The RNA shown here (transfer RNA) has 72 nucleotides and comes from Loxodonta africana. Its mean pLDDT, the model's own confidence on a scale to 100, is 80.

[in-house]
RNA sequence: GGUUCUGUGGUGUGAUGGUGAGCACUCUGGACUCUGAAUCCAGCAAUCCAAGUUCCAGUCUUGGUGGAACCU
Numbered sequence: 001g002g003u004u005c006u007g008u009g010g011u012g013u014g015a016u017g018g019u020g021a022g023c024a025c026u027c028u029g030g031a032c033u034c035u036g037a038a039u040c041c042a043g044c045a046a047u048c049c050a051a052g053u054u055c056c057a058g059u060c061u062u063g064g065u066g067g068a069a070c071c072u
Stems, first nucleotide, its partner, number of pairs: 001071007010025004018055001027043005048064005
């Protein structure tokens, strides 16, 4: 330098172009307990950036950018 893949809460993961973007762990608060663990209830928290297509974009297209693999 080239090709391909990939980017979603703190972490991991799901989401036929249309559900209030879901679930698990973590975290916070509460219940339970003599205390703790376990269990139960509730809550906080996310689509890498920009443009385009569309009635509607996490999803499709283009560019940028981070990461990975391969070739040179």

NCBI's taxonomy places the organism under Eukaryota, Gnathostomata, Sarcopterygii, Afrotheria, Loxodonta. RNAcentral holds the sequence, with entries from Rfam. Rfam family: tRNA. Rfam classes the family as a transfer RNA.